[in-house]
RNA sequence: UGAGUAUGAAAGACAAUCGCUGAUGCUUUGAAGCAUUUGAGGAAAGUCCGGGCUCCAUAGGGCAGUGUGCUGGAUAACGUCCAGCGAGGGUGACCUCAGGGAAAGUGCUAUAGAGAUUUAAACCGCCUGCUUUGUGGCAGGUAAGGGUGGAAAGGUGCGGUAAGAGCGCACCAGCGUCCGGGCGAUCGGACGGCUUGGUAAACCCCACAUGGAGCAAGACCAAAUAGGGAAGGGAUGAGGCGGCUCGCGGAACCUUCCGGGUUGUGUCGCUUGAGUCGGCAGGUAACUGCCGAUCCAGAUAAAUGAUUGUCGCUGCGCAGGCAGAACAAAACUCGGCUUAUUGAGUACUCAUGGA
RNA sequence: GUGCCCGUGGCCCAGUGGAUAGGGCGUUAGCCUCCGGAGCUGAAAGCGUGGGUUCGACUCCCACCGGGCACA
Numbered sequence: 001u002g003a004g005u006a007u008g009a010a011a012g013a014c015a016a017u018c019g020c021u022g023a024u025g026c027u028u029u030g031a032a033g034c035a036u037u038u039g040a041g042g043a044a045a046g047u048c049c050g051g052g053c054u055c056c057a058u059a060g061g062g063c064a065g066u067g068u069g070c071u072g073g074a075u076a077a078c079g080u081c082c083a084g085c086g087a088g089g090g091u092g093a094c095c096u097c098a099g100g101g102a103a104a105g106u107g108c109u110a111u112a113g114a115g116a117u118u119u120a121a122a123c124c125g126c127c128u129g130c131u132u133u134g135u136g137g138c139a140g141g142u143a144a145g146g147g148u149g150g151a152a153a154g155g156u157g158c159g160g161u162a163a164g165a166g167c168g169c170a171c172c173a174g175c176g177u178c179c180g181g182g183c184g185a186u187c188g189g190a191c192g193g194c195u196u197g198g199u200a201a202a203c204c205c206c207a208c209a210u211g212g213a214g215c216a217a218g219a220c221c222a223a224a225u226a227g228g229g230a231a232g233g234g235a236u237g238a239g240g241c242g243g244c245u246c247g248c249g250g251a252a253c254c255u256u257c258c259g260g261g262u263u264g265u266g267u268c269g270c271u272u273g274a275g276u277c278g279g280c281a282g283g284u285a286a287c288u289g290c291c292g293a294u295c296c297a298g299a300u301a302a303a304u305g306a307u308u309g310u311c312g313c314u315g316c317g318c319a320g321g322c323a324g325a326a327c328a329a330a331a332c333u334c335g336g337c338u339u340a341u342u343g344a345g346u347a348c349u350c351a352u353g354g355a
Numbered sequence: 356g357u358g359c360c361c362g363u364g365g366c367c368c369a370g371u372g373g374a375u376a377g378g379g380c381g382u383u384a385g386c387c388u389c390c391g392g393a394g395c396u397g398a399a400a401g402c403g404u405g406g407g408u409u410c411g412a413c414u415c416c417c418a419c420c421g422g423g424c425a426c427a
Base pairs, nucleotide, nucleotide: 001351002350003349004348005347006346007345010342012311013310014309015308016307017306018305020039022037023036024035025034026033027032041327045338046337048336049335050334051333052332053214054213055212056211060246061245062244063243065210066209067208068207069206070084071083072082073081074080085099086097087096088095089094100205101204105203106202107199108198109197123146124145125142126141127140128139129138130137131136154172155171156170157169158168159167173195175192176191177190178189179188180187181186218268219267220266221264228258229257230256231255232254233253240248241247275294276293277292278291279290280289281288282287313324314323315322316321356426357425358424359423360422361421362420365380366379367378368377373410382398383397384396385395386394403419404418405417406416407415
């Protein structure tokens, strides 16, 4: 210098003018006005997960369903995060993995191929025997070689054999048992028989978790009235507890349909919370504990905007100067994930060149 | 805001691990006809996008993109 990898932050600052949301104070019958103060994000987004909160039993049992799936830890919780293990990829920094079970059972495994899961299979080839003048034919053996396939029942080599074969041996892979290290996933070693296809993001099995709905939850006030007609059900226990069942609970009412009346820019929920900032301590880390400081949007058709100046950043230019600055905006709230996006920083890797 | 559903030629649909992705309407070329229509024979054109699982994906899983429905 070029090409990359990982990671934590930032998302311009100040001032003036005009305008808006909320809060407080004053004036005011009220409406309103004036003053002070306050006002978006790292993703506010997608709504993909998990909590808080509210209602329904105080959220209960069983079955079904759904989700998760290496190990240990963190946490309010998680499908998130941290630290490791194993496998795969990359020259490397480093990255990726729904990563339990296929030896419980069932299904699928197209086409091609002789044969596709069976203690399998003989198309070519190899060997033996019989036969034939001979090419060849028939019977048997054989999975070493060829061919097909994503996959052909361990791999390589030596011995062995009529030819061959875990038939025997050595090494390697896998499986099982034992010993040792590690909390564990797992790693190392010894021994054994000789070997078992793939697929569970197919059904399934195992382990663990899981009640449902969502702030349009829910509570209250105001307004309105006539609780009218029809059907069905109900203490022999309805409706309700949003799959079924047990169980809970206890209505003279419940459900459905038809018809009628009324309905507010209503109030609360609503922002003090697993909050934010700083310091110390523990822990490899995620994170946790203690101490101190601090209050930081709460709208409802929806405010957070516009213009100007100075400084800062980037680019161009000798200079005066000119140009540029992304993605995008709360709606009960919090922790994550994913996606969109700007320019810099730090650490590390590889390549090339120079000293 | 919350909950949920769907994307297959230009349009409407089928297809639920192995088909050359199929049908109707439409488009288009030829035949037929004096011409047009109808009819006959052919052709073009597609799985919303990107990853993953699998020998193999329209189909199974994940993330995006687009569209739609319901709820005070």